[in-house]
RNA sequence: CGGGCAGGGUGCGAUGGUCGCGGUGGCCUUCGGGUCAUCGAGGAAAGUCCGAGCUCCGCCGGGUAGACUGCCAGGUAACGCCUGGGCGCCGAAGGGCGACGGAAAGGGCCACAGAAAACAGACCGCCCCAAGCAAGCGCAAGCAAGCGAAGGGUAAGGGUGAAACGGUGGGGUAAGAGCCCACCGCGCUCCUGGUAACAGGAGUGGCACGGUAACCCCCAGUCGGAGCAAGGCCAAAUAGGCGGCGAGGUGUGACCCACACCGCCCUUCCGGAGCAAUCCGGUUGGACAGCCGCGGGUAGGCUGCUAGAGGUGUCUGGUGACAGGCAUCCCAGAGAGAUGACCAUCCUUCCAGCGCCACUCACGUGGCGUAAAGGAAGAACAGAACUCGGCUUACGGCCCUGCCCCCGGG
Numbered sequence: 001c002g003g004g005c006a007g008g009g010u011g012c013g014a015u016g017g018u019c020g021c022g023g024u025g026g027c028c029u030u031c032g033g034g035u036c037a038u039c040g041a042g043g044a045a046a047g048u049c050c051g052a053g054c055u056c057c058g059c060c061g062g063g064u065a066g067a068c069u070g071c072c073a074g075g076u077a078a079c080g081c082c083u084g085g086g087c088g089c090c091g092a093a094g095g096g097c098g099a100c101g102g103a104a105a106g107g108g109c110c111a112c113a114g115a116a117a118a119c120a121g122a123c124c125g126c127c128c129c130a131a132g133c134a135a136g137c138g139c140a141a142g143c144a145a146g147c148g149a150a151g152g153g154u155a156a157g158g159g160u161g162a163a164a165c166g167g168u169g170g171g172g173u174a175a176g177a178g179c180c181c182a183c184c185g186c187g188c189u190c191c192u193g194g195u196a197a198c199a200g201g202a203g204u205g206g207c208a209c210g211g212u213a214a215c216c217c218c219c220a221g222u223c224g225g226a227g228c229a230a231g232g233c234c235a236a237a238u239a240g241g242c243g244g245c246g247a248g249g250u251g252u253g254a255c256c257c258a259c260a261c262c263g264c265c266c267u268u269c270c271g272g273a274g275c276a277a278u279c280c281g282g283u284u285g286g287a288c289a290g291c292c293g294c295g296g297g298u299a300g301g302c303u304g305c306u307a308g309a310g311g312u313g314u315c316u317g318g319u320g321a322c323a324g325g326c327a328u329c330c331c332a333g334a335g336a337g338a339u340g341a342c343c344a345u346c347c348u349u350c351c352a353g354c355g356c357c358a359c360u361c362a363c364g365u366g367g368c369g370u371a372a373a374g375g376a377a378g379a380a381c382a383g384a385a386c387u388c389g390g391c392u393u394a395c396g397g398c399c400c401u402g403c404c405c406c407c408g409g410g
Base pairs, nucleotide, nucleotide: 001408002405003404004403005402006401007400008399009398010397013346014345015344016343017342018341019340021040022039023038024037025036026035027034028033042381046392047391049390050389051388052387053386054227055226056225057224066223067222068221069220070219071085072084073083074082075081086100087098088097089096090095101218102217106216107215108212109211110210123158124157125154126153127152128151132147133146136143137142166184167183168182169181170180171179185207186205187204188203189202190201191200192199193198231303232302233301234300241294242293243292244291245290246288248262249261250260251259252258253257265286266285269282270281271280272279273278310329311328312327313326314325315324316323317322347378348377349376350375351374353370354369355368356367357366358365359364
């Protein structure tokens, strides 16, 4: 050089001008608005996946169901987040990844392949025993390499599989086997270091215990619900509701009158009149036209609403996440939703140009430099809507820092 690993920054350039949009404040206003000043999106504003603030509802205590979390310590308002550490796996390294409690409480499952997949099993093989066959040799009797049914042993070796009932070596054996031994692994006890996870060591046991809990399950811990369309305040029209009054009320023509419409009701008891139907007076309860008042909710308005677990700088403590002190800043608030466009100059990058260098026989390829004139671009993902802390996902480029070297070139 090349190839990589980890982390961070920036997210469209800068200055000026013109026009435009939204909020707030001042002034003016014919109340429609005008004008001046000032402020006006993101690193993810996103997904809405976790954790909180805030608000309302619920709440004596306990249990069950359900959901989530799961090595240790720390950070934090809190977390399923972050930091540091432990352990395991991957990588040659820098480094990366891990739902990382329990499989000797129980149940379930373990495809295909394979003999056998869990209180296992025997396909090839090996060994024992052996019916039988038999090349060949021999004149013959017979001898006989080799093959080998049935039965038994074995789990070394082969083979299957993601996984095969501890691993390696030795002894042992007919062949084998934790059958025995050493080391490793595993369990238990103790010691040492460490806050702990855990690590190291010593002794001892007997190979007894396959995997899967991101299957049920067991253990330990956490969890009341709904959300700014939360919630609070003000409050039309119309129609219900409640209380009071109640025999008149409303409309039109055009006013001291007429017409139309709604209402003038029902009931208990007592007294009186009448031959009686019924009527009159009082009284009990209930309706009704209309009037007055009250109350809830709707439309609408105000609030919640942005000064906050806040930003920036610096110092101190800490390996770090982070914490504390000091200084300084105010930085969108909204309502279906404003932040854009153009021009000029500069800047950056690229193309073409020019020069130099390397490789190549050459064509050509690559690198570096330059910038007077020329051309192009300044983009991607994406748009706040109660607010924070995280996580995750999306994203064209540019810049910076630290680190690695299995293979390759100089």
The RNA shown here (Bacterial RNase P class A) has 410 nucleotides and comes from a Gemmatimonadales bacterium. The source organism's lineage runs through Bacteria, Pseudomonadati, Gemmatimonadota, Gemmatimonadia and Gemmatimonadales. It is recorded under the gene name rnpB. The model forms 94% of the base pairs in the Rfam consensus.